[in-house]
The RNA shown here (transfer RNA) has 76 nucleotides and comes from an Erysipelotrichaceae bacterium. Its Rfam family is "tRNA". Rfam classes the family as a transfer RNA. About the family: Transfer RNA (tRNA) molecules are approximately 80 nucleotides in length. The RNAcentral record of the sequence draws on ENA. The source organism's lineage runs through Bacteria, Bacillati, Erysipelotrichia, Erysipelotrichales and Erysipelotrichaceae. RNAcentral records the identical sequence in 3 taxa.

RNA sequence: GGGGGUUUAGCUCAGCUGGUAGAGCACUUGGUUCGCAAUCAAGGGGUCAGGGGUUCGAAUCCCCUAAUCUCCACCA
Numbered sequence: 001g002g003g004g005g006u007u008u009a010g011c012u013c014a015g016c017u018g019g020u021a022g023a024g025c026a027c028u029u030g031g032u033u034c035g036c037a038a039u040c041a042a043g044g045g046g047u048c049a050g051g052g053g054u055u056c057g058a059a060u061c062c063c064c065u066a067a068u069c070u071c072c073a074c075c076a
Stems, first nucleotide, its partner, number of pairs: 001072007010025004019056001027043006049065005
């Protein structure tokens, strides 16, 4: 330098053919307990890596950029 993958909640990850974002764990509150753990119920939390474009509508399609993983090439 070139090809490919990944980036979504605090963490690990889903998200179909574009229709407006979820699960588990964690966290908060409450019940059960003398208390803790465990369990049950409820709740909070997201500019979907950043920017731009297409579209009535974008996490999803297109372009640019960044981070990271991997393969190839080059130099020594």